[in-house]
RNA sequence: GCGCGGUUAGCUCAGUUGGUAGAGCACUCCCUUGACGUGGGAGGGGCCGGGGGUUCGAGUCCCUCACCGCGCA
Numbered sequence: 001g002c003g004c005g006g007u008u009a010g011c012u013c014a015g016u017u018g019g020u021a022g023a024g025c026a027c028u029c030c031c032u033u034g035a036c037g038u039g040g041g042a043g044g045g046g047c048c049g050g051g052g053g054u055u056c057g058a059g060u061c062c063c064u065c066a067c068c069g070c071g072c073a
Base pairs, nucleotide, nucleotide: 001072002071003070004069005068006067007066010025011024012023013022019056027043028042029041030040031039049065050064051063052062053061
């Protein structure tokens, strides 16, 4: 330099045919316990790596840049 894959919550990851984003763990509170833990319930937390474009509407499609991984040279 070229090709492919990836970037979504604190972490690990989903997200279908484009229609305003979810799970598990973690965190906070409540119940349970003498207490901690386990278990049960409730809750907070992300505008989706940056920018631009298409569209009535973009996490999803297109362009560009950045970063990570793999391969080729």
Notes:
Predicted 3D model of a 73-nucleotide RNA (transfer RNA) from a Candidatus Parcubacteria bacterium. It was read from a public genome assembly.